Predicted 3D model of a 387-nucleotide RNA (Bacterial RNase P class A) from Halorhodospira abdelmalekii. The source organism's lineage runs through Bacteria, Gammaproteobacteria, Chromatiales, Ectothiorhodospiraceae and Halorhodospira. Its Rfam family is "Bacterial RNase P class A". Rfam links the family to the GO terms dimeric ribonuclease P complex, tRNA processing and ribonuclease P activity.
RNA sequence: GGAGUCGGCCAGGCGAUCGCUGCGCCACGUCUCGCGUGCUGCCCUAGCGGCGGGCUCGCGGGUCGUCAGCGUGGAGGAAAGUCCGGGCUCCACAGGGCAGGGUGCCAGGUAACCCCUGGGGGGCGUGAGCCUACGGAAAGUGCCACAGAGAAGAGACCGCCGAUGGCCCUGCGGGGCACAGGCAAGGGUGAAACGGUGCGGUAAGAGCGCACCGCGCGACUGGCAACAGUUCGCGGCACGGUAAACCCCACCCGGAGCAAGGCCAAAUAGGGGAGCUACGACGUGGCCCGCGUCGCUCCCGGGUAGGCUGCUAGAGGCGUGCGGUGACGCACGUCCCAGAGGAAUGGUCGCCCGCGACAGAACCCGGCUUAUCGGCCGACUCCAUCC
Numbered sequence: 001g002g003a004g005u006c007g008g009c010c011a012g013g014c015g016a017u018c019g020c021u022g023c024g025c026c027a028c029g030u031c032u033c034g035c036g037u038g039c040u041g042c043c044c045u046a047g048c049g050g051c052g053g054g055c056u057c058g059c060g061g062g063u064c065g066u067c068a069g070c071g072u073g074g075a076g077g078a079a080a081g082u083c084c085g086g087g088c089u090c091c092a093c094a095g096g097g098c099a100g101g102g103u104g105c106c107a108g109g110u111a112a113c114c115c116c117u118g119g120g121g122g123g124c125g126u127g128a129g130c131c132u133a134c135g136g137a138a139a140g141u142g143c144c145a146c147a148g149a150g151a152a153g154a155g156a157c158c159g160c161c162g163a164u165g166g167c168c169c170u171g172c173g174g175g176g177c178a179c180a181g182g183c184a185a186g187g188g189u190g191a192a193a194c195g196g197u198g199c200g201g202u203a204a205g206a207g208c209g210c211a212c213c214g215c216g217c218g219a220c221u222g223g224c225a226a227c228a229g230u231u232c233g234c235g236g237c238a239c240g241g242u243a244a245a246c247c248c249c250a251c252c253c254g255g256a257g258c259a260a261g262g263c264c265a266a267a268u269a270g271g272g273g274a275g276c277u278a279c280g281a282c283g284u285g286g287c288c289c290g291c292g293u294c295g296c297u298c299c300c301g302g303g304u305a306g307g308c309u310g311c312u313a314g315a316g317g318c319g320u321g322c323g324g325u326g327a328c329g330c331a332c333g334u335c336c337c338a339g340a341g342g343a344a345u346g347g348u349c350g351c352c353c354g355c356g357a358c359a360g361a362a363c364c365c366g367g368c369u370u371a372u373c374g375g376c377c378g379a380c381u382c383c384a385u386c387c
Base pairs, nucleotide, nucleotide: 001383002382003381004380005379006378007377008376009375010374012352013351014350015349016348017347018346020074021073022072023071024070025069027066028065029064031062032061033060034059035058036057038055039054040053041051042050043049044047076358080369081368083367084366085365086364087363088257089256090255091254100253101252102251103250104249105119106118107117108116109115120134121132122131123130124129135248136247140246141245142242143241144240157187158186159183160182161181164180165179166177167176168175169174195213196212197211198210199209200208214237215235216234217233218232219231220229221228222227261309262308263307264306271300272299273298274297275296276295280294281293282292283291284290316335317334318333319332320331321330322329323328353356
């Protein structure tokens, strides 16, 4: 200098001006409470009496509303997808089992997780590093397209052999055929063909025998474990793949969601109860009584419109210290940082730069995934060159 890997951070800046929105203050007004002054009413025990009577004014507090003013706060790293996990709320629930769903190497972190951290196995990369759905296929069942002879206790297309038996020739030494039969080394098919290489062996061959490699089982050693070591022994090898196929094993799992839920609560809506009144009207009935409905007053609960709440101080942010490889935990200090309900965070102008991407909260939080112009910082790797 070039190429790359991992982690963290920023997300145009400054100023002016006009707006939007939450909260607070001030001002004004409504309602209400308390105290005080004054006026007045009622009661009888007639007083320096009582009143949970009324009105005016003043002071103080609360509540609600409003315009103007002032102060202060006002989107994100993903606010997104709604894919996981939890808080919160309501409903359900003795316990156990079945069904169904999820997770799946090991250890840890966490409120919890399909998350994260560290480690192991496997794969990729020269490397930093990256990816991994990674339990069980000697419990059982199923499947393995096409090609191929054969796809699981398999198989013979080409090929090799033909020792043995058969046939033919013979000069009797043997030679030939490839019919029976033997083989699975070589070729060929396939994603995959029932261990690999070599030597021996054989008619040709074959773990048939042996050596090495591989594999399985056991022991030992290291590790909490997953697993590793190759140290030893045993076994010629018996075990193809597939479980995001059924299945088996282990562990986990109630349902619905802030339009959850709670509170207040209008009427010319409507339900229940008590009383009153005309002693009425209508219905039932042949008539009377009775019963029901209609009116007024009061009480009661439900509840629509509507309003309030849930609503943002939280598994919270930042800093320091301590423990831990780390995820994270603990302690102390400090800060308050959107909360709407037609739904706010914007418009214009000026200057500057690298000319600005993806994108907008709606109960909250932890993750994952996806989208994203450009830039900064740190650690590390490889290549080239120079000293």